A computed fold for a 72-nucleotide RNA from an Actinomycetota bacterium, annotated as transfer RNA.
[in-house]
RNA sequence: UCCCGUGUAGCUCAGUGGUAGAGCGGCGCCCUGUUAAGGCGAGGGUCGUAGGUUCGAAUCCUACCGCGGGAG
Numbered sequence: 001u002c003c004c005g006u007g008u009a010g011c012u013c014a015g016u017g018g019u020a021g022a023g024c025g026g027c028g029c030c031c032u033g034u035u036a037a038g039g040c041g042a043g044g045g046u047c048g049u050a051g052g053u054u055c056g057a058a059u060c061c062u063a064c065c066g067c068g069g070g071a072g
Base pairs, nucleotide, nucleotide: 001071002070003069004068005067006066007065010024011023012022013021018055027041028040029039030038048064049063050062051061052060
């Protein structure tokens, strides 16, 4: 320098055009003599950044940034 993959909640990941979810963790409550286990509930996200396409973009296109891999 070129090519490929990846970036979504605190963590691990889904979601592949129709207004964003799960598990775990944390928090509150119940249960228990207490803890653990178990049950219930609420909250938490400018979807890496900036543009473009579209009635509508996490999703498609372009550039850039971070991380991983490959070629020279």